RNA sequence: UCGGCUGACGGGAAUGGGGUCUCCCGAGCGUUUCCUCUACGGAAAGCUGAACCGCCGGUUCCGGCUGAUGGCUCCUGUUCACAA
Numbered sequence: 001u002c003g004g005c006u007g008a009c010g011g012g013a014a015u016g017g018g019g020u021c022u023c024c025c026g027a028g029c030g031u032u033u034c035c036u037c038u039a040c041g042g043a044a045a046g047c048u049g050a051a052c053c054g055c056c057g058g059u060u061c062c063g064g065c066u067g068a069u070g071g072c073u074c075c076u077g078u079u080c081a082c083a084a
Stems, first nucleotide, its partner, number of pairs: 009026005016075006027048003031045005036039001054065005
């Protein structure tokens, strides 16, 4: 320096929140400012970036459809039916 595995932590899994489990991703900067132990250092900001952004039919624009879950469960919101 590169690759792999494991652990921790963070993020994600088509509309909100909690618990639990599963899966996926995890970086870079040649930039600015600040700090003291001046180190291939630390902190903040900025920029870039991964997982992710539903299905079907015709096709690059129309039409149709399911669901507050990735799975289970609870709460909240919405909709439908029945009963009081």
Molecule: Fluoride riboswitch aptamer (crcB RNA motif)
Organism: Kaistia hirudinis